This is a predicted structure of a 367-nucleotide RNA (Bacterial RNase P class A) from an Actinomycetota bacterium. Its Rfam family is "Bacterial RNase P class A". Rfam's curators write: Ribonuclease P (RNase P) is a ubiquitous endoribonuclease, found in archaea, bacteria and eukarya as well as chloroplasts and mitochondria. Gene Ontology terms of the family: tRNA processing, ribonuclease P activity and dimeric ribonuclease P complex. Model confidence (mean pLDDT): 77 of 100. Lineage of the source: Bacteria > Bacillati > Actinomycetota.
[in-house]
RNA sequence: GGAGCCGGCCGGGCGGCCGCGGCCGGGGUCCUCGCCCCGGCCGAGGAAAGUCCGGGCUCCACAGGGCAGGACGCUGGGGAGAGUCCCAGGCGGGGCGACCCGCGGACAGUGCCACAGAAACAGACCGCCGGCGCGGCUGCGGCCGUGCCGGUAAGGGUGGAAAGGUGAGGUAAGAGCUCACCAGCGCCCCGGGUGACCGGGGCGGCUCGGCAAACCCCGUCCGGAGCAAGGCCGAGCAGGGGGCAUGGGUGGCCCGCCCGAAGCCCCCGGGUAGGCCGCUAGAGGCGCACGGCGACGUGCGUCCCAGAUGGAUGGCCGCCGCCGCCUUCGGGCGGUACAGAACCCGGCUUACAGGCCGGCUCCCUUU
Numbered sequence: 001g002g003a004g005c006c007g008g009c010c011g012g013g014c015g016g017c018c019g020c021g022g023c024c025g026g027g028g029u030c031c032u033c034g035c036c037c038c039g040g041c042c043g044a045g046g047a048a049a050g051u052c053c054g055g056g057c058u059c060c061a062c063a064g065g066g067c068a069g070g071a072c073g074c075u076g077g078g079g080a081g082a083g084u085c086c087c088a089g090g091c092g093g094g095g096c097g098a099c100c101c102g103c104g105g106a107c108a109g110u111g112c113c114a115c116a117g118a119a120a121c122a123g124a125c126c127g128c129c130g131g132c133g134c135g136g137c138u139g140c141g142g143c144c145g146u147g148c149c150g151g152u153a154a155g156g157g158u159g160g161a162a163a164g165g166u167g168a169g170g171u172a173a174g175a176g177c178u179c180a181c182c183a184g185c186g187c188c189c190c191g192g193g194u195g196a197c198c199g200g201g202g203c204g205g206c207u208c209g210g211c212a213a214a215c216c217c218c219g220u221c222c223g224g225a226g227c228a229a230g231g232c233c234g235a236g237c238a239g240g241g242g243g244c245a246u247g248g249g250u251g252g253c254c255c256g257c258c259c260g261a262a263g264c265c266c267c268c269g270g271g272u273a274g275g276c277c278g279c280u281a282g283a284g285g286c287g288c289a290c291g292g293c294g295a296c297g298u299g300c301g302u303c304c305c306a307g308a309u310g311g312a313u314g315g316c317c318g319c320c321g322c323c324g325c326c327u328u329c330g331g332g333c334g335g336u337a338c339a340g341a342a343c344c345c346g347g348c349u350u351a352c353a354g355g356c357c358g359g360c361u362c363c364c365u366u367u
Stems, first nucleotide, its partner, number of pairs: 001363010012320007020043010045338001049349002052347005057226004064255004069222005074089005090103005104217002109215002111211003125156002127152011164182006183207002185204008230277004239268006247259003284303008321336006
């Protein structure tokens, strides 16, 4: 200098004017509620998004058993942690490397495997071999062609994948048919490791295709609904009909449990479209020390950081930054991503102009 890998972070800045939402303080009006004025503080995001997975919280009963359904799946650890996620490791695969990707079961069963190919699981298209028949040739030993029956997975060919590999024996030709070595699988023993697993030895010819993000099987976990949850206050209205111990709560189903007529449920009709709580201080942010390989934990200090309800977070101007175009090199013009809270939190996924920082690898060159 070039090409890459991994991790973390920002995602316009400053000033002025006008405006909006919330909280606090003061003042005016005022019986209060409320309204108005002034001042101070705060006012979108890394994804606030999709609502995919989970937790808190609330109600249903105190959430129990089964079926159905769903999520997940190597080992040990971390956090609130069942799963996701993170750390440290194991095994397999890819890359020269930094590093990346994957993870129960395919001898329980079913299904699928495009095109090609005879066949995609147990397969004869060509080939090879044997027997029988027919035809031709003959130097009578046979040879060639062809048809039928059978054997054969060594060879050819197709394919991403073809029924362990190499060699020897064996055979009519062949074949784990037999043997040696190698590879895989299963069982046993020894050693190491908390464990996944690793190293070594022995035995068994056992040789078995792939896909489970196809159904399925095994294991673990999950009761349901969701802040329009749920509670309180206020305003308004007109009642009528039916059902209920064989009911209702129960909103996947069954059991179980609970409730029991001044009650509950359904239908028709009528009324309302207001306010308050929940509501934001939290598994919270930052800093330091200690423990741990690490994720992280413990302790101390410090900070307060949106709470709207037709829904605020905006508009204009100036200077600067960045990007594009033009340039007489003075500058001019245009643009400045994705998007936007609605009970809260963790994770995943998706969108994103431009930029910053740190660590590491490979190649070339120079000293």